[in-house]
This is a predicted structure of a 351-nucleotide part of an RNA (small-subunit ribosomal RNA, central domain) from an uncultured bacterium.
Context: one part of a larger RNA
RNA sequence: CUGGGCGUAAAGAGUCUGUAGGGCGGGGAUUUAAGUCAGGAGUGAAAACUACCGGCUCAACCGGUAGCCUGCUCUUGAAACUGAAUUUCUUGAGGGUAUGAGAGGAAAGCGGAAUUCCCAGUGUAGCGGUGAAAUGCGUAGAUAUUAGGAGGAACACCAAUGGCAAAGGCGGCUAACUGGACCGAAACUGACACUGAGACACGAAAGCGUGGGUAUCAAACAGGAUUAGAUACCCUGGUAGUCCACGCCGUAAACGAUGAGUGCUAGGUGUCGGGGGUAUCGACCCCUUCUGUGCCACAGCUAACACAUUAAGUACCCCGCCUGGGGAGUACGGCCGCAAGGCUGAAACUC
Numbered sequence: 001c002u003g004g005g006c007g008u009a010a011a012g013a014g015u016c017u018g019u020a021g022g023g024c025g026g027g028g029a030u031u032u033a034a035g036u037c038a039g040g041a042g043u044g045a046a047a048a049c050u051a052c053c054g055g056c057u058c059a060a061c062c063g064g065u066a067g068c069c070u071g072c073u074c075u076u077g078a079a080a081c082u083g084a085a086u087u088u089c090u091u092g093a094g095g096g097u098a099u100g101a102g103a104g105g106a107a108a109g110c111g112g113a114a115u116u117c118c119c120a121g122u123g124u125a126g127c128g129g130u131g132a133a134a135u136g137c138g139u140a141g142a143u144a145u146u147a148g149g150a151g152g153a154a155c156a157c158c159a160a161u162g163g164c165a166a167a168g169g170c171g172g173c174u175a176a177c178u179g180g181a182c183c184g185a186a187a188c189u190g191a192c193a194c195u196g197a198g199a200c201a202c203g204a205a206a207g208c209g210u211g212g213g214u215a216u217c218a219a220a221c222a223g224g225a226u227u228a229g230a231u232a233c234c235c236u237g238g239u240a241g242u243c244c245a246c247g248c249c250g251u252a253a254a255c256g257a258u259g260a261g262u263g264c265u266a267g268g269u270g271u272c273g274g275g276g277g278u279a280u281c282g283a284c285c286c287c288u289u290c291u292g293u294g295c296c297a298c299a300g301c302u303a304a305c306a307c308a309u310u311a312a313g314u315a316c317c318c319c320g321c322c323u324g325g326g327g328a329g330u331a332c333g334g335c336c337g338c339a340a341g342g343c344u345g346a347a348a349c350u351c
Stems, first nucleotide, its partner, number of pairs: 003323004007305002012319001014202002017199001022195002026089007034082002036078008049067007092192001093189002104178002108174003111155001116150003120146003126137002163170002207248006217241001221237004259318001261316004267296005273290005300307001324351003333344004
C1' cells in the first nucleotide's frame, strides 16, 4: 500500500455549523462525446524475460524467430452508464400560514419550606456525637421552645425507563424577548440535497485571573478517636472552593463505551405530543395514523454476550479512527495557555 475492521478484543473525533468545482447525489427528454467501449494506424530502442529452433561434446554461455513491452498518440465509429449543455417534472430538500406540547436558551422580578447567625421571652443542666467515646458547645444560661430580624444557597411534594436540547446539559412561580422539533393542510420554489479535510462556535466538574458574595457543605489544615502505626475510614471544627459578573482553561467512563445521512426488511406490548374516525348529551373509552421514547421477540447478524424498523440486519454515500503488549499519550520539536496544562506525537530497548 492492498486488505480487514471500529458496542464489550486496538479503533467513532465531546458536540454543532459549515468552507474547498473536496467526495457523492432524484425522475423524464434532446444534444455532445471528456471518461467508457469497439475497429484501424503509428510508436512502445537494444539487452533482459517466456516459447520454439540452432551453435560450442553437455551445461552455463551465445545466435535466430515469435511472443511480451499490459502503455501513449492519432483516426473511424457506438451512445447504455458517468460527465458536460439545454429543457422539463415533483416524490428529496426548502417553504408563507394555523394549532397544541415542552426543566430548550438568555436576562429580570417575586415566593415559601429548611439550615446558620443575631436580638428578645419561657426555662434549667445538660447538649452534641459514636460501635463505644472523646475533642467541641453550655450556669457569661446552651440544647429545647416562642416571637422578631439578617443573609446566602437550593427549589420537597408534583416527578414518571415523563419532557426539551447538537452535545455539555436543563426542574419553585410570573410576564416580556428568543431558538428548535412535531402534527395537519397543501399554495409556492424546482434537486436548491447528503457528507465534510482545514476553519469557526459551543463544551460537566475541577482549576486559573480581577472584583463581589459567603447560609450550607467542604479539599488543605487543626484537634478527638481507632490502630502495632493511622499522614485514612468515624467524630468536632475549618480555609480555598461551592454562588455572582467578566475573562481564561478545553478536558471526562464528554458512554448508547455504538459518527452523520438515505432506502428496505415479521410481529407483540407500554408511554409523551399531535391528527383522523366511531360511539356518547359530554368526557373517559375504542379503532387508526405520524413524530418521539421504552420493553419483549422472529428472520438476519454476532467469537459470544447481545442487537433486532431507535439494528450491532441489508445496501449506498461521506468523514474520523485502528494495525501486538510495554516503553508512552512519554521524549523532542511545533502550536495554544497567566499557570495548571492541552493538542500534535515518536524511537531506542524489551517481551